Transfer RNA from an uncultured Planctomycetota bacterium, 73 nucleotides, folded computationally.

């Protein structure tokens, strides 16, 4: 160095054909319990890695950079 993946919430992770960004588990509150756990109920939490381009419009398309992984030299 060449090839291929991935990058989305504090962690794993979805996210169809481009058209108001979800889940679980974790946090916070409340219920219930002598008390802690479990259970149930309600919140909050995001610059969708970075620029930039296409579009009315982007997490999705297209060009870079960048960080891991893997592979081949």
């Nucleotide at each position: 160095g060449g090839g291929g993946g991935u990058g989305u919430a504090g962690c794993u992770c979805a996210g169809u054909u481009g058209g108001u960004a979800g889940a679980g588990c974790a946090a916070a509150g409340c219920a219930c319990u002598u008390u802690u756990a479990a259970u149930g109920c309600u919140u909050a939490g995001g610059u969708c890695u970075c620029g930039g381009g296409u579009u009315c419009g982007a997490g999705c398309c297209c060009c870079g950079a960048c960080a891991c992984c893997c592979u081949c030299a």